């Protein structure tokens, strides 16, 4: 200084070649269950998809840049 990977919910993660509402486990809230907890059942909440630009009718997703984190070359 050079290449490659990663970034989407509190947490681990998919999301097919650009298309209708963004989605799972876990975990939280609440209701139901118990004497009482947990387990279990039902319903909910939550997200600027790392950041700026650009392309497109339409971008998580395709292109430029930039951040952080890892692995490798030097």
């Nucleotide at each position: 200084g050079g290449g490659c990977g990663a970034u989407u919910a509190g947490c681990u993660c998919a999301g097919c070649u650009g298309g209708u509402u963004a989605g799972a486990g876990c975990g939280c809230u609440u209701a139901u269950c118990u004497g009482a907890u947990a387990a279990g059942u039902a319903a909910g909440a939550g997200g600027u998809c790392c950041c700026a630009g650009g392309u497109u009718c339409g971008a998580a997703u395709c292109c430029u840049g930039g951040a952080u984190c890892g692995c490798c070359c030097a």
Description: The RNA shown here (transfer RNA) has 74 nucleotides and comes from a Minisyncoccota bacterium. The organism belongs to Minisyncoccota, within Bacteria. The sequence is in RNAcentral, with records from ENA. Its mean pLDDT, the model's own confidence on a scale to 100, is 80. Its Rfam family is "tRNA". The family's RNA type in Rfam is transfer RNA.